[in-house]
RNA sequence: GAAGUCGGCCAGACCGCCGCUGGUGCAAUCGUGGAAACACGGCACUGGAGGAACGUCCGGACUGCGCAGGACAGCGUAGCAGGUAACACCUGUCCACCGUGAGGUGAGGAUCAGAGCAACAGAGACGAGUCCCUUGGGGCUGCACCGAAGGCGCAAGCCGCAGGUACGAGCACCAAGGGGGUGAAACGGGCAAUCUCUACGCGCAGCAAUACCAAGUAGGCCAGCGUUGAUGUGGUUCCGCAGAGCUGGCGGGUAGGUAGCAUCGAGCCGGGUGGGCGACCCCCGGCCCAGAGUAAUGGCGGUCACAUUGGGGGCGACCCCGAUGCACAGAAUCCGGCUUAUCGGCGGACUUCACAU
Numbered sequence: 001g002a003a004g005u006c007g008g009c010c011a012g013a014c015c016g017c018c019g020c021u022g023g024u025g026c027a028a029u030c031g032u033g034g035a036a037a038c039a040c041g042g043c044a045c046u047g048g049a050g051g052a053a054c055g056u057c058c059g060g061a062c063u064g065c066g067c068a069g070g071a072c073a074g075c076g077u078a079g080c081a082g083g084u085a086a087c088a089c090c091u092g093u094c095c096a097c098c099g100u101g102a103g104g105u106g107a108g109g110a111u112c113a114g115a116g117c118a119a120c121a122g123a124g125a126c127g128a129g130u131c132c133c134u135u136g137g138g139g140c141u142g143c144a145c146c147g148a149a150g151g152c153g154c155a156a157g158c159c160g161c162a163g164g165u166a167c168g169a170g171c172a173c174c175a176a177g178g179g180g181g182u183g184a185a186a187c188g189g190g191c192a193a194u195c196u197c198u199a200c201g202c203g204c205a206g207c208a209a210u211a212c213c214a215a216g217u218a219g220g221c222c223a224g225c226g227u228u229g230a231u232g233u234g235g236u237u238c239c240g241c242a243g244a245g246c247u248g249g250c251g252g253g254u255a256g257g258u259a260g261c262a263u264c265g266a267g268c269c270g271g272g273u274g275g276g277c278g279a280c281c282c283c284c285g286g287c288c289c290a291g292a293g294u295a296a297u298g299g300c301g302g303u304c305a306c307a308u309u310g311g312g313g314g315c316g317a318c319c320c321c322g323a324u325g326c327a328c329a330g331a332a333u334c335c336g337g338c339u340u341a342u343c344g345g346c347g348g349a350c351u352u353c354a355c356a357u
Stems, first nucleotide, its partner, number of pairs: 001353006008346003012304007020048007030041004050328001055338001057337005062206004074202005079093005094108001095106004109197002114195002116191002131180001132178006139171003143168001144165003150159003210259004220250006231242005265288001267287006274281002306325008
C1' cells in the first nucleotide's frame, strides 16, 4: 500500500415563531359536560421515540382460572462446563466441516430396545444371500466310457440291447472359499432434519388479562301487602268499570368511568491495581428518565455540518456562487433475548499478500 476478519460507538447540530401531550407546584372550592361514577378548564416550571420502538419468534414479570400426589399423553430442548429471574439467549471449551489466515458454521445424546428408509446403476439395496469363477460332496444323463446277449470282420479288433460308473463331459442341488462388475453403501455400515428411546423443562389463558365505581333492561331471588278487592281508571263529596297483582330490597352481560399504566426496580449513569479467561457478578457514589386510549412526541423559516454534482477564479495550497439529497423506521402492560431493515460516519483489535529498510 492492497484485500479481508471480528467487536464497539454515532444516527445531523443550533436559533426563532406557532402548536400537541404527560407530570409537579400554586390559585380557585368555582365553571362546563354527565343520570352518576368521573372528566375537562387558569398560571408557572418541567419531561416527551429507537438502535432497531419493527416482526410478535423465544423466555420471564404480572393477572385470572385451575390445582392432594403420581403416571400417561402432548409440546419443547439436546457435546461438556458456566452465566442468568428465565430462555431455543449469552460465554468458555472439545469435536466435525469450510477458509492460506484472522475467523466462520453446526437440528453435535442414543442405531447391542424396536420399527422404517436409500434415486440411478447393478444379479442382488435393508429382506437376505450368489450373476460369474474355484474346490469339495452326494445325485442325474437320448453325452462319454465299460459292456454278459447279439451283430460285423480272415484276424487284430469294432459296434452294441439290458446293465454298470474308476476316469471324462454336461445339468441342477448342497457346503466352503475367492474374485470380477455396479453403486454413496453389498450379513456390514449409514440416516435419529422418519417414528422411537434416554435425560431435562412445561397447568391453561392472556392487559381485549384483571380489579373496583356509578346508573341499570330482560329473566331470577327475598320480604311486606293483596279476591275480607291491593292496584289502575271514568266522572262532582260518592258511585261505577276493569281487576291479580302491587311496593321495597338483593343481584345483574354489554356499553360508561377509574385503576392495572409509566413504576425504587431483573432500572439508568459514573467510578473501583474489586472477583472471573469470559458471559457476568460484587462494592461505592449519583439519578428518577416518554406515555395516550383515535392514540402526543409536530409544522414553518433561517444558519451550519455531511454526501453527490454544476459553474467561475487562482501557477498552486485553495477560494467563491449554486443545485439535489440527508437512511431504516414511530412506543401502546412491562422487561431480557433473537431475527429482519438501515443513507452515511467515527474508532479499535487482528489476518493475508506485495514492496522498502
This is a predicted structure of a 357-nucleotide RNA (Bacterial RNase P class A) from Ramlibacter sp. NCBI's taxonomy places the organism under Bacteria, Pseudomonadota, Betaproteobacteria, Burkholderiales, Ramlibacter. The sequence is in RNAcentral, with records from ENA. The gene name in the source record is rnpB. It matches the Rfam family "Bacterial RNase P class A". Rfam classes the family as a ribozyme.